RNA sequence: GACGAACGCUGGCGGCGUGCCUAACCCAUGCAAGUUGAACGGGAAGGUGGAAUCACUUCGGUGAGGAAACCGGAUAGUAGCGGACGGGUGAGUAACGCGUGAAGAACCUACCCACGACAGGGGGAUAACACAUGGAAACGUGUGCUAAUACCGCAUAAGACCACGGUAUCGCAUGGUACGGGGGUCAAAGGAGAGAUCCGGUCGAGGAGGGCUUCGCGUCCUAUUAGUUAGUUGGUGGGGUAAAGGCCCACCAAGACGAUGAUAGGUAUCCGGGCUGAGAGGCUGAACGGACACACUGGGACUGAGAACGGCCCAGACUCCUACGGGAGGCAGCAGGGAGGAAUAUUGGACAAUGGGGGAAACCCUGAUCCAGCAACGCCGCGUGAGGGAAGAAGGCCUUCGGGUUGUAAACCUCUGUUGUGAGGGAAGAAGAAAGUGACGGUACCUCACGAGGAAGCUCCGGCAAACUACGUGCCAGCAGCCGCGGUAAUACGUAGGGAGCGAGCGUUGUCCGGAAUCACUGGGCGUAAAGGGCGCGUAGGCGGUCUUUUAAGUUGCAUGUAAAAUACCAGGGCUCAACCUUGGGGGGCCAUGCAAAACUGGAAGACUUGAGAGCAGUAGAGGGAAGUGGAAUUCCUGGUGUAGCGGUAAAAUGCGUAGAGAUCAGGAGGAACACCGGUGGCGAAGGCGGCUUUCUGGGCUGCAACUGACGCUGAGGCGCGAAAGCGUGGGGAGCGAACAGGAUUAGAUACCCUGGUAGUCCACGCUGUAAACGAUGAAUAUUAGGUGUAGGCCCGAUGGGGUCUGUGCCGGAGCAAACGCAAUAAAUAUUCCGCCUGGGGAGUACGGCCGCAAGGUUGAAACUCAAAGGAAUUGACGGGACCCCGCACAAGCAGCGGAGCAUGUUGAUUAAUUCGAUGCAACGCGAAGAACCUUACCAAGGCUUGACAUCCUAUGAACCCUUAGGAAACUAGGGGGUGCCCUUCGGGGAACAUAGAGACAGGUGGUGCAUGGUUGUCGUCAGCUCGUGUCGUGAGAUGUUGGGUUAAGUCCCGCAACGAGCGCAACCCUUACGGUCAGUUACCAGCGAGUGAAGUCGGGGACUCUGACAGGACAGCCGGGGUAACCCGGAGGAAGGUGGGGACGACGUCAAAUCAUCAUGCUCCUUACGACCUGGGCCACACACGUAAUACAAUGGCCGUUAACAGCGUGACGCAAAAUCGCGAGAUGGAGCAAAACACCAAAAACGGUCCCAGUUCGGAUCGCAGGCUGCAACCCGCCUGCGUGAAGUUGGAAUUGCUAGUAAUCGCGGAUCAGCAUGCCGCGGUGAAUACGUUCCCGGGCCUUGUACACACCGCCCGUCACACCAUGGGAGUUGGUAACACCCGAAGUCUGUAGUCUAACCCGCAAGGGAGGGCGCAGCCGAAGGUGGGAUUAGCGACUGGGGUG
Repeated sequence: GACGAACGCUGGCGGCGUGCCUAACCCAUGCAAGUUGAACGGGAAGGUGGAAUCACUUCGGUGAGGAAACCGGAUAGUAGCGGACGGGUGAGUAACGCGUGAAGAACCUACCCACGACAGGGGGAUAACACAUGGAAACGUGUGCUAAUACCGCAUAAGACCACGGUAUCGCAUGGUACGGGGGUCAAAGGAGAGAUCCGGUCGAGGAGGGCUUCGCGUCCUAUUAGUUAGUUGGUGGGGUAAAGGCCCACCAAGACGAUGAUAGGUAUCCGGGCUGAGAGGCUGAACGGACACACUGGGACUGAGAACGGCCCAGACUCCUACGGGAGGCAGCAGGGAGGAAUAUUGGACAAUGGGGGAAACCCUGAUCCAGCAACGCCGCGUGAGGGAAGAAGGCCUUCGGGUUGUAAACCUCUGUUGUGAGGGAAGAAGAAAGUGACGGUACCUCACGAGGAAGCUCCGGCAAACUACGUGCCAGCAGCCGCGGUAAUACGUAGGGAGCGAGCGUUGUCCGGAAUCACUGGGCGUAAAGGGCGCGUAGGCGGUCUUUUAAGUUGCAUGUAAAAUACCAGGGCUCAACCUUGGGGGGCCAUGCAAAACUGGAAGACUUGAGAGCAGUAGAGGGAAGUGGAAUUCCUGGUGUAGCGGUAAAAUGCGUAGAGAUCAGGAGGAACACCGGUGGCGAAGGCGGCUUUCUGGGCUGCAACUGACGCUGAGGCGCGAAAGCGUGGGGAGCGAACAGGAUUAGAUACCCUGGUAGUCCACGCUGUAAACGAUGAAUAUUAGGUGUAGGCCCGAUGGGGUCUGUGCCGGAGCAAACGCAAUAAAUAUUCCGCCUGGGGAGUACGGCCGCAAGGUUGAAACUCAAAGGAAUUGACGGGACCCCGCACAAGCAGCGGAGCAUGUUGAUUAAUUCGAUGCAACGCGAAGAACCUUACCAAGGCUUGACAUCCUAUGAACCCUUAGGAAACUAGGGGGUGCCCUUCGGGGAACAUAGAGACAGGUGGUGCAUGGUUGUCGUCAGCUCGUGUCGUGAGAUGUUGGGUUAAGUCCCGCAACGAGCGCAACCCUUACGGUCAGUUACCAGCGAGUGAAGUCGGGGACUCUGACAGGACAGCCGGGGUAACCCGGAGGAAGGUGGGGACGACGUCAAAUCAUCAUGCUCCUUACGACCUGGGCCACACACGUAAUACAAUGGCCGUUAACAGCGUGACGCAAAAUCGCGAGAUGGAGCAAAACACCAAAAACGGUCCCAGUUCGGAUCGCAGGCUGCAACCCGCCUGCGUGAAGUUGGAAUUGCUAGUAAUCGCGGAUCAGCAUGCCGCGGUGAAUACGUUCCCGGGCCUUGUACACACCGCCCGUCACACCAUGGGAGUUGGUAACACCCGAAGUCUGUAGUCUAACCCGCAAGGGAGGGCGCAGCCGAAGGUGGGAUUAGCGACUGGGGUG
């Protein structure tokens, strides 16, 4: 895009079309084919007519009655024509069925047209009818009568036909045509009319139209259908037919068809056309038109010009009637019913038109047809209003609360009248002069009136793909065409608002084509994505070198015929337009015939040599077969020497060995394989081939150019070869060695390792026929830059070099290629032929066939399932990959931790609560730089509700202070005092604060760190991370940033398709180490003076120490060596030397890392509570487990004493606190001094002297008891400290593990923050002060480069198979149930044909007749023959216990 559609929601009108796709399933009822009386005998109704007879009578007649005759013509029958058309359906059919084009010299044709010639004279019957009779009916039977355009002889014969014979002419054959000759055979019907005449009849010949037959070409799938065929193929003769013909028969021959697909199976009416497509194609065959086939199923003939839907006979199934004897029926005609189905209409009107049948006609018939009805089923057209209208109304929705949007939309105003409703008018279609004739239909159409009035929905809005927000939901409910949405902020679900699209429709489903170059003719591929056969020989076939002549099959052109109409296209015309209808035109074939051309292909003939072959001369080789032969080595056997081990492994053990192994020497046996040479060397078609010799044999290459003359290439089938393993028979068996055994390893170890060891490996013969049989690259030919090896020839030149051919490698250009790569050995450019591919899995499986002894091979599916599977390359990440480098990473050291008790944090368990968070490194002396109350977030109990806190309003009161009662407190209920500040018109108002009240609101340490900001940790102070431009690549991306050096460093240098730049590194900053300048108090005191018990205490000084400000100093600057350079090594000087030490400083990013409980914040939740207050409790609990510290285990020590021993950073008014006094002590009293270079806090280890003597101690200090001190409202839970007493574990710590490279580790004390009090923690400070580093193999982490990858939430990745469970489809399966097509035999209806003894018989013949004959009917017999029966096979489908694998979860 399309549809004969269906389904969902919705639905105003008209026009034109279309409407059982399923059950060729079954059908009630009505209708669908009749007509002709001008063919015939009859003849109803009715009419004219009025007789016989009867009744009445007024005797005139009247009435009833209805005969003859005439008119009339319904109508059964005879007869004619038509029922073979029209209408339906698509079951069958793969076929000359259809299409197309031919042929009939092998044919038929009623009615119709034009023509020729005729119609004389006879005969015998028979329906109807009448009578009789059978039957329920359907339907008959007998006797008798009768007509014809019914039937039958005879005559005539233009002519036809038959046989004979002749002439002419034509044809591709049989033969045709025309004209003569004589012979034989053959016709007829009448009717109407007053008539004219008309309608018919017969024979012949022609036409038109129709039919029949034959042929070329075309016409679906399966080869898992490969062979088929007996009237089969042909011939001769006959029969039969309208006609050729095995169409049928007899005889003869043995053929015929088939890989160019016979036969079989499946499916299917075919075409014009229709849909789609740029086309080529693909799909389709409703409606309309042509053909075919069928008419309940099967068979058969009759009649007829022609054959059977609404004819006949028979058989079968079914339905109906029946009196049970027997009959009737066939909607795939139009309606209609049932059934089936997702689904498809009225038991309508009319013959008015068109057409058909009959008829002379009138006319009759016509479910053909024309119309109407139903259905949005399709196409087309129209409408549901138009213009104005901003207060941008209300409402809805959203909102950043400002607004936005719905939206000129509505309301409202002004109009219009399509459609609708009503009324009036009113066709064409009707033809031939007039008249008459309309189902549709009072329809179309026209006019008027009314009146915006009655008329809009559907789908979608994540991307593809036009259209976005809110709420609800929370991997639920659901959506989904594909990708995929949904797990609490869903533009994807549901709803709403808004929007997009189409619109009387819109979506969904189904089907077809397109996109799909995704079966590739146009127009694809096969190295790695699916795909080259394992290799050769070769058949059919396909393709094929140069020249000449010819032919004309292919090819091309022209002409003619045909390609029906409709459709389609073009130009017009008619319905208001369109759809639709219509006129004219043009085109269309792989069609046929004729003519022409001759380049190319093909055919024929001739020639050629370059392809191919052959010849001669050489040549290399693990090419193949057979026979022989050699040495080394292994093993075994025998003997000698000899002694305790051997062997084996990472280490062992099994094993061998004192019965003498292994080792060694000599001799022997046997089998297998051939070291060195040996080489991306050689040979072969591939598999493959390796000692040497002989023999047989295949192929290649080179040179020469005397021979043949296209002999060629490829190659479906076919035939052969074909590694290893395996199989069969027979040998052989040294070594090796599946299976197997043992030993190890291991969690296990049916493995890897070891000790043994059977098949096998070897030989002969035979099978198997597969491999990653690979160059993953079929064969052949030609062409297309180079460079460099190598093997074998030849030529030139010659010591080295060059050329050429064949083979074999590497590199590389163009070109090709998705890229990788290939690149004269193509994966380039062309040609030819073969093989093969078409998403992954299922599956190289199943079934079937073929092959095989078996194993198995070969050919080779489907169901089902997935939204991928795959290739190449890129960036990362990873590797029990490689290279280089770094780091207290290892190593070298020192001190620890892990063991003990204790402190502290955590887990766990516990609890009313033990608040919360942090959880590998990077949580765990962490948030917490201080939990007794407070803190506090937790629990229990008690009380509050505009609230403990913020803003606004009203009223009252200043605030505030003191106090009573109850209570655990919060709080509740009172009493007293107090009146301030600013303004004032003195009434009052205002600010702050308090109380009461109302509502807006407050409040939340409730949730989400996976909604966030900010902050932080970590990799990591690791050296990296990027950008611009350029270049390369289809692209991802690369380059730069890689490389060579160097550095602590992507630091620098050199090189380079890169050149630059940014964030990082470094430096700039602070501190420390040196001196200088300046300054000199609170610090300092050398010299001078004063002064003291002593004392920088004082005057003074600015020298020193110090303080702290400034500048300096270090830069690889200098020297030597190395290096292109960067830079490195050494040295000097210097306080300091190679970033001097330390700090601050943390790139792009990673970890959904941490934190909603610092703070901020979206959303969400709570609101007399999840808020707030208070008392008490808890965060401090304790079987355990872990982390981090401090203290120890002691003599480098403990204890005691002496010496006014010696620091630095800091801190101090809510404070630090000296002296002095008291106390054993904590501490108390005390209060000088100090807002501090001033006063205070304020040292310890060390040193010196003494003691202890290796012990659970004079070590160690836990625990517990008693007595005290301090802080604080308060030390019970639950603080710190002191004294006395008590004196636990612990004697250096398993596996494992941490820190540190110098003023470092270790050790010693001091200060500070927090803080009322509480420090073994934390942050700082100084004192004393080591050891070691060979080195980078290893562990951990990191950096650069490289490599592999099936990983990319990235190795904590990915992923394989069994087992268990559920579901699904499928193979096998004892069997079982159906279908289909044949075959064999039996039976054998109807019927044609043949025969005929029985029987019957009008026409003709003989005969006067009787009778006979010819011919015919019936009967009977025979051939054939449908259905049926029996039988064994074939094939196909269903079911099937059980079973096999497969798929999904």
Molecule: small-subunit ribosomal RNA
Organism: uncultured Bacillota bacterium